Annotation:
This is a predicted structure of a 73-nucleotide RNA (transfer RNA) from an Acidobacteriota bacterium. NCBI's taxonomy places the organism under Bacteria, Pseudomonadati, Acidobacteriota. It matches the Rfam family "tRNA". From the family's description: Transfer RNA (tRNA) molecules are approximately 80 nucleotides in length. By type it is a transfer RNA.
RNA sequence: GGGCCGCUAGCUCAGCUGGGAGAGCGCCGCGUUCGCAAUGCGGAGGUCAGGAGUUCGAUCCUCCUGCGGUCCA
Numbered sequence: 001g002g003g004c005c006g007c008u009a010g011c012u013c014a015g016c017u018g019g020g021a022g023a024g025c026g027c028c029g030c031g032u033u034c035g036c037a038a039u040g041c042g043g044a045g046g047u048c049a050g051g052a053g054u055u056c057g058a059u060c061c062u063c064c065u066g067c068g069g070u071c072c073a
Stems, first nucleotide, its partner, number of pairs: 001072007010025004019056001027043005049065005
């Protein structure tokens, strides 16, 4: 330098055929307990890496850029 893969909540990750942004853990509140743990219920938490394009509509398709991984040179 080039090819391919990845980037979504604090962490680890789903997300089907373009139309609802989600799960587990963690965090906060409440119940249960003498208390803790465990457990039940509820809640907060998002620039879907950034920009542009296509489209009525983009996390999803196309292009550029950044970061990480891997292979080739």